Description: A computed fold for a 475-nucleotide part of an RNA from a metagenome, annotated as small-subunit ribosomal RNA, 3' major domain. Rfam family: Bacterial small subunit ribosomal RNA. The coordinates come from a structure-prediction model, not an experiment, and the mean pLDDT is 84.
[in-house]
Context: one part of a larger RNA
RNA sequence: UGACGGGAACCCGCACAAGCGGUGGAGUAUGUUGUUUAAUUCGAAGAUACACGAAGAACCUUACCAGGUCUUGACAUACCAUUGACAGGUCUAGAGAUAGAUUUUCCCUUCGGGGCAAUGGAUACAGGUGGUGCAUGGUUGUCGUCAGCUCGUGCCGUGAGGUGUUGGGUUAAGUCCCGCAACGAGCGCAACCCUUAUUGUUAGUUGCUAAUAUUAAGUUAAGGACUCUAAUGAGACUGCCAGCGACAAGCUGGAGGAAGGUGGGGAUGACGUCAAAUCAUCAUGCCCCUUAUGACCUGGGCUACAAACGUACUACAAUGGCUGAUACAAAGAGAAGCGAGAUCGCGAGAUGGAGCAAACCUCAUAAAAUCAGUCCCAGUUCGGACUGGAGUCUGCAACUCGACUCCACGAAGUCGGAAUCGCUAGUAAUCGCAAGUCAGCAGAUUGCGGUGAAUACGUUCCCGGGUUUUGUACA
Numbered sequence: 001u002g003a004c005g006g007g008a009a010c011c012c013g014c015a016c017a018a019g020c021g022g023u024g025g026a027g028u029a030u031g032u033u034g035u036u037u038a039a040u041u042c043g044a045a046g047a048u049a050c051a052c053g054a055a056g057a058a059c060c061u062u063a064c065c066a067g068g069u070c071u072u073g074a075c076a077u078a079c080c081a082u083u084g085a086c087a088g089g090u091c092u093a094g095a096g097a098u099a100g101a102u103u104u105u106c107c108c109u110u111c112g113g114g115g116c117a118a119u120g121g122a123u124a125c126a127g128g129u130g131g132u133g134c135a136u137g138g139u140u141g142u143c144g145u146c147a148g149c150u151c152g153u154g155c156c157g158u159g160a161g162g163u164g165u166u167g168g169g170u171u172a173a174g175u176c177c178c179g180c181a182a183c184g185a186g187c188g189c190a191a192c193c194c195u196u197a198u199u200g201u202u203a204g205u206u207g208c209u210a211a212u213a214u215u216a217a218g219u220u221a222a223g224g225a226c227u228c229u230a231a232u233g234a235g236a237c238u239g240c241c242a243g244c245g246a247c248a249a250g251c252u253g254g255a256g257g258a259a260g261g262u263g264g265g266g267a268u269g270a271c272g273u274c275a276a277a278u279c280a281u282c283a284u285g286c287c288c289c290u291u292a293u294g295a296c297c298u299g300g301g302c303u304a305c306a307a308a309c310g311u312a313c314u315a316c317a318a319u320g321g322c323u324g325a326u327a328c329a330a331a332g333a334g335a336a337g338c339g340a341g342a343u344c345g346c347g348a349g350a351u352g353g354a355g356c357a358a359a360c361c362u363c364a365u366a367a368a369a370u371c372a373g374u375c376c377c378a379g380u381u382c383g384g385a386c387u388g389g390a391g392u393c394u395g396c397a398a399c400u401c402g403a404c405u406c407c408a409c410g411a412a413g414u415c416g417g418a419a420u421c422g423c424u425a426g427u428a429a430u431c432g433c434a435a436g437u438c439a440g441c442a443g444a445u446u447g448c449g450g451u452g453a454a455u456a457c458g459u460u461c462c463c464g465g466g467u468u469u470u471g472u473a474c475a
């Protein structure tokens, strides 16, 4: 100087408390361990692994296994020789890779050749999701959006080092003020950026409709008022008032205001810590393989199942289930795409193809809510697992191993032990919608809106963090 303390003081945080809802019990989905297996590819491991890499394993993916094959190679550059093709179509053998047959078939030219491509040969080499993340770059997690981390000159100290950065106040903040052997500065904080909340101007189509006509309908005239869209401005700064404070910084209350003291949300992550994670995104040193640890193909596996754990979904019902009627979004996506009306089917869906590269058309009926009826507290008209049958769709192909529909079947489960998690407001809880991935497949993820709470006395205690101080046989 740090680190540590079941030392001290001060401060903060959904840290506790006060509340609301969960997890832990059930069934299923999903990830992991373990076990099994020819293989169940690999990585991730307290917090900071475990719906994580994977924004989607039937083949492919795929890295794993079995079998069948290749050896200058599936991919790149260079040399020589041969050919004019290669690719594509058809046929045969084969599980296919592949092998054979057949058909079709280059460009430029000064006719020397050149370009391009294939085949064969030889060698340099290719190739490796092989090892090492404890050789590395890059990227990322975490402490933590915590308020810290440092430097120049000066001063103090033999020196390590200190000072500044400590003190008195204050703040979300090393934020600001005052004081001070310090005076300044840098990286962080804040602001600048995006979005949301109010509004002016400009602009009115594909958007809107107050007035006048018109229609089944903003449908059509018409209009730019309103909504909205999207460009540019305004607006919030403790600016104003009162009190407190040291006449400061600031704090408390008030006015005005759409908004008030950082308005809400996002992006933004200092010096560093964990030899943290990643050699399987990529790049890369060294080591290793080179008729194989490389490459191709078919089939299988990654989907196994005694058991354990994590994360979710669905429930256990009456604030509910079912039936009928009926209202209100936002944000997105669409051409090898979204696909309307119509017709057929109980339905998944099919036929068909209007419109739309979209404020125009389509996906697309939002659902919870509301109204009416029914059920009457039951393992039920709760719950839907599992199973049988019949189908639909995608796709060469749904056996291993897809999603969905209809009929039947109708398991556990009556609110969950010890323990434990999230959340302070348009939040929790609850309800649907969309997108990416994607041929198909969403209980996951990322977004979007609808309905919409309770509680916070307080900082004694638990956890984590910051500052000062103290002790130390630790570095």
Stems, first nucleotide, its partner, number of pairs: 001475002003472003007469007015459002019423005026314008034305002042053002064300007073125001077124002079121006088103006106115003127289002130287003136283002138278003141274001143272001148187006154163003167178003193266004198234007208223002212221002237260001240254005316416001320375006332363003337356002342351003382413001387408007429451007